[in-house]
RNA sequence: AAUUAUAUUUAAGCGCCAGGACUUGCUAUGCAAGUUGACGAGGUGGAGGAUCUCGAAUUUAUCGGCGGGUGACUCCCGGUUGGUCACGAUCGUUAAAGAUCUACAAACCCUAGAAGUGAUUCUAGGAACAAAAGGAUCUCAAGUGAUGACU
Numbered sequence: 001a002a003u004u005a006u007a008u009u010u011a012a013g014c015g016c017c018a019g020g021a022c023u024u025g026c027u028a029u030g031c032a033a034g035u036u037g038a039c040g041a042g043g044u045g046g047a048g049g050a051u052c053u054c055g056a057a058u059u060u061a062u063c064g065g066c067g068g069g070u071g072a073c074u075c076c077c078g079g080u081u082g083g084u085c086a087c088g089a090u091c092g093u094u095a096a097a098g099a100u101c102u103a104c105a106a107a108c109c110c111u112a113g114a115a116g117u118g119a120u121u122c123u124a125g126g127a128a129c130a131a132a133a134g135g136a137u138c139u140c141a142a143g144u145g146a147u148g149a150c151u
Stems, first nucleotide, its partner, number of pairs: 014067004019063001020036007039055003045076004077092005083147005097139006109126007
């Protein structure tokens, strides 16, 4: 240095489980061992404190809690707007806003299979259905102060 094996790490709508709910066992109003505990879409300039977008499903716990967190806010940095700079406005390197139109999912459901005594978990296939960001078109933005060059 290469190869092989094992262990650890891998996550960020993400992880976890003192309550709750559920299962199994037992010497049973309890104990023990377990299960469950958010379905995808979208999302990171730096720092900070607080603690966070969008819809789907639901006659049912997607209850409750803890940790984390790409959102928002404040400051800094940066872009756009003008010849330039500061403030302002608005955004985050694909770096203004608004209106209209428009695209996209998974769970659920159906079918089949795997693990488990069970609660339940996992896999493959089928058929649907969003919103926001996004895309297209149109409209439209803002100024105040200072200052350079030219006439």